Transfer RNA from an Aggregatilineales bacterium, 73 nucleotides, folded computationally. The same sequence occurs in records of 2 taxa. RNAcentral holds the sequence, with entries from ENA. Taxonomically the source falls in Aggregatilineales (Bacteria, Bacillati, Chloroflexota, Anaerolineae).

RNA sequence: GGGCGCAUAGCUCAAUCGGCAGAGCAUCCGUUUUACACGCGGGGGGUUUCAGGUUCAAGUCCUGAUGUGCCCA
Numbered sequence: 001g002g003g004c005g006c007a008u009a010g011c012u013c014a015a016u017c018g019g020c021a022g023a024g025c026a027u028c029c030g031u032u033u034u035a036c037a038c039g040c041g042g043g044g045g046g047u048u049u050c051a052g053g054u055u056c057a058a059g060u061c062c063u064g065a066u067g068u069g070c071c072c073a
Stems, first nucleotide, its partner, number of pairs: 001072007010025004019056001027043005049065005
């Protein structure tokens, strides 16, 4: 220098053919216990890396940028 992939909650990851952004763990509250843990019930937590474009509608499609991983030279 060229090619391919990834970026979504604090962490690990889903999200079907473009149609209400979710799960587990963690955290907080309640319950249970003498107490802690486990279990059970509930809550909070998101500019979906950034900037544009297409569309009635974008996490998803298109363009560029940034970060990161792999391959080729």
The coordinates come from a structure-prediction model, not an experiment, and the mean pLDDT is 81. It matches the Rfam family "tRNA".